[in-house]
RNA sequence: GUGCAGUGCGUCUAGGGUUCCGGCCAUAUCAAUGGCGCUGGUCCGAGAGACGCACUCCGGCGCGACAGGCCGGAGACACGGCGGGACAAAAUCCCGGGAGGU
Numbered sequence: 001g002u003g004c005a006g007u008g009c010g011u012c013u014a015g016g017g018u019u020c021c022g023g024c025c026a027u028a029u030c031a032a033u034g035g036c037g038c039u040g041g042u043c044c045g046a047g048a049g050a051c052g053c054a055c056u057c058c059g060g061c062g063c064g065a066c067a068g069g070c071c072g073g074a075g076a077c078a079c080g081g082c083g084g085g086a087c088a089a090a091a092u093c094c095c096g097g098g099a100g101g102u
Stems, first nucleotide, its partner, number of pairs: 007054006015044002020041002022038001023036005055075007077097001079100001083095003
């Protein structure tokens, strides 16, 4: 310097904003309209968060032999912008294990 691998999904949490609900305020009492992210509900949601299921690899059992099946094990480490994108909008979402750094 280059290549391969560092898996996928679900449920949830940190976190996030404001389409809907709720709350507060105002107009103008009801209804309606508008404003305010505002402890919350709906909603979004982690590569570097949790759990679960699958998946991959390794060692076996089994099998005529592969395969299917079964048992056990491993899946480590991980600092990270600016900017852009989607949805109503924002975000540890996506670009992105990116740029960069060690």
A computed fold for a 102-nucleotide RNA from Chthonobacter albigriseus, annotated as Guanidine-I riboswitch aptamer. Lineage of the source: Bacteria > Pseudomonadati > Pseudomonadota > Pleomorphomonadaceae > Chthonobacter. Its mean pLDDT, the model's own confidence on a scale to 100, is 81.